[in-house]
C1' cells in the first nucleotide's frame, strides 16, 4: 500500500416570524402565559407475549407449528456460547431430528434410478464343437470358435450408479482375502449435553427425496382496542300502570250539520334495551440513561435519576437567516445546484425488508521498509 471480515452510531444543526394538535394554570374564556409534539425502521403485518371479550371438566385422537445441544428470556419460529458439517489461504459465513419401521414419487439420458442390472466390452479356467499333432484304444497336447456360461476391472448416461484406494489373488474378475480410510455394533474414557478419543468385533447392511405421507420429541383454544367498559338525544318500535271504555272515547268521509263507515287502535305518566354521539380502554412502562456488581456471552441484579407525542379524517407545517455536508463552474476566494428510506393510530419482544451522504472500533490476507 491495496484487498477483505464482522460489530455500531449519526440520519443536517441554530435562531426569528407565521401557524397546528395536546397537557396544565390564569375564578369563565375560541383569549393568554408554560411545557410536550415520529423512527431507526413508525413500514411488512411474518412470528411471540400482555391486556379483553368468547368458549371451555379430565384425558385422548384430528389438525398445525417447531426441530442440533445447553443456556437466556414473561414468551418466542427470536438471541448467546458450544458441537458436527460444508465453504473460504484467513479473518469468517452457511446448514442442521428421523431414509438401518413402512409406503410414494426420481422428467430426459442412460444397460441400469432399486427384489438392481448387463449396451460397448474383457474371459472363456469348465462345459460344447471344429481343426491340427500324438497315441493300440480309452486318452493326452496345442489352437481357433464366442456357443454355454463367468464377471463388472474399463468405457459410455446423469444432479446422483451399489463403499474408496493400493496389494494379493484370478481364466478375467470380485470384500474373494488382507493393510488404511469410510460404515454398523459393543466397551472404556472426557464432558451438563450436542459430541469427541481411544480399543475390540462384523467383510459391509447403507443411491436420492422428508417444503411427499410418515415415525419420534416438544408446543398450541378462538377472536382482535372496529377486543371490550360506562353515560345516553331525537324518531319509531316494546312493557307496566291510571283514566277511558259498546249507554260510543276517538279518527276518516266534509267548509258545518245530518247521515255513513271503523271500533279502544285512545290519553297521560314511567320502565327498560339499543342507535347517532360522548367518555374510557390510552400513555408508569417485561420503560429510558446513569454507575456498581454477577456472567465467556446472550442477559441478570442493586442503587441513583428522568417522565419521553397521544390525534380520530387524523397535528407533528411553512418561510427567512446563519453555519456545516456533497458538487458544478471560473479557482486565496465568490456564484449556483443537492440532501436518503419511510412518517405513529391498545402496547411490548423479535424477525424480515428499504435507506442519499458521513463515520467508529476491532480482526483477517497481501506488498514494502525497519
Nucleotide at each position: 500500500u491495496g484487498g477483505g471480515g464482522u460489530g455500531g452510531g449519526c440520519g443536517c444543526a441554530u435562531g426569528a416570524u407565521c401557524g397546528c394538535u395536546c397537557c396544565g394554570g390564569u375564578u369563565u374564556a375560541c383569549a393568554c402565559c408554560g411545557g410536550g409534539g415520529a423512527g431507526g425502521a413508525a413500514a411488512g403485518u411474518c412470528c411471540g407475549a400482555a391486556c379483553a371479550c368468547c368458549a371451555u371438566a379430565g384425558g385422548g385422537c384430528a389438525c398445525g407449528g417447531u426441530g442440533g445441544u445447553u443456556c437466556g428470556u414473561a414468551a418466542c419460529g427470536c438471541g448467546a456460547a458450544c458441537u458436527c458439517c460444508g465453504g473460504g489461504c484467513a479473518a469468517c459465513c452457511g446448514g442442521a431430528g428421523g431414509a438401518a419401521a413402512g409406503u410414494g414419487c426420481c422428467a430426459c439420458a442412460g444397460a441400469a434410478a432399486a427384489u438392481a442390472c448387463a449396451c460397448c466390452g474383457c474371459c472363456g479356467a469348465u462345459g460344447g464343437u471344429c481343426u491340427g499333432c500324438u497315441u493300440u484304444c480309452a486318452g493326452g497336447c496345442a489352437g481357433a470358435c464366442a456357443c454355454a456360461g463367468g464377471u463388472a476391472a474399463g468405457g459410455u448416461u446423469g444432479a446422483a450408479a451399489u463403499g474408496g484406494c493400493g496389494a494379493g489373488g484370478u481364466a478375467a474378475g470380485a470384500g474373494c482375502u488382507c493393510a488404511c480410510c469410510g460404515c454398523u455394533u459393543c466397551c472404556a474414557u472426557g464432558g451438563u449435553g450436542a459430541c469427541g478419543u481411544g480399543g475390540a468385533a462384523g467383510g459391509c447392511a447403507g443411491g436420492g427425496u422428508a417444503a411427499a405421507c410418515c415415525c419420534c420429541a416438544c408446543c398450541g383454544g378462538g377472536u382482535g382496542c372496529a377486543a371490550g367498559a360506562c353515560c345516553a338525544a331525537a324518531u319509531a318500535g316494546g312493557g307496566a300502570a291510571a283514566c277511558g271504555c259498546c249507554u260510543g272515547a276517538a279518527g276518516g268521509c266534509u267548509g258545518c250539520c245530518c247521515g255513513c263507515c271503523u271500533g279502544a287502535u285512545g290519553u297521560u305518566u314511567c320502565c327498560g334495551g339499543g342507535u347517532a354521539g360522548g367518555u374510557u380502554g390510552c400513555a408508569c412502562g417485561a420503560g429510558g440513561u446513569g454507575c456498581c456488581g454477577g456472567g465467556u456471552g446472550a442477559c441478570c441484579g442493586g442503587c441513583a435519576u428522568c417522565c419521553c407525542a397521544g390525534a380520530u379524517a387524523a397535528a407533528u407545517g411553512a418561510u427567512c437567516a446563519u453555519g456545516g455536508u456533497c458538487u458544478g463552474c471560473a479557482u486565496a476566494u465568490g456564484c449556483g445546484g443537492a440532501a436518503a428510506c419511510a412518517g405513529a393510530a391498545u402496547u411490548c419482544g423479535g424477525c424480515u425488508u428499504a435507506c442519499a451522504g458521513c463515520u467508529c472500533a476491532c480482526c483477517c490476507c497481501u506488498u514494502u521498509u525497519u
Molecule: Bacterial RNase P class A
Organism: Desulfobulbales bacterium